[in-house]
Molecule: SAM riboswitch aptamer (S box leader)
Organism: Texcoconibacillus texcoconensis
RNA sequence: UUCUUAUUCAGAGAGGUUGAGGGAAAUGGCCUGAUGACACCUCGGCAGCGGGCCCUAGUUAUAGGGUACUGUGCCAAUUCCACCAAAUCCGAGUAUUCCGAUUUGAGAGAUAAGAA
Numbered sequence: 001u002u003c004u005u006a007u008u009c010a011g012a013g014a015g016g017u018u019g020a021g022g023g024a025a026a027u028g029g030c031c032u033g034a035u036g037a038c039a040c041c042u043c044g045g046c047a048g049c050g051g052g053c054c055c056u057a058g059u060u061a062u063a064g065g066g067u068a069c070u071g072u073g074c075c076a077a078u079u080c081c082a083c084c085a086a087a088u089c090c091g092a093g094u095a096u097u098c099c100g101a102u103u104u105g106a107g108a109g110a111u112a113a114g115a116a
């Protein structure tokens, strides 16, 4: 880097440095930022997936629970929302259709584990 699987509406703060944008990409919004965002460092915290340790069940395989010890991850807003497809509902309308709302799915992103 690629592929596969799983998760992705909860949770989590301060200090220092820096100095202008930031919220994955494109588009449209919206939010946020000199009351210093983003980024980096230190300490702290949250708790998802692995590992370790402990407990329970089991003949075994294994399963469940606990532990922040460890590898990572994360600490504004649902992955901020939509944007693609389908369904349902409502309104306008003779109809074709259009607008809005909700739900589901796909795609893409992020994280972890495994494989190449």
Base pairs, nucleotide, nucleotide: 001116002115003114004113005112006111007110008109013043014042015041016040017039021032022031023030027082028081029080044075045074046073048072049071050070051069052067053066054065055064056063057062079108084105085104086103087102088101089100091098092097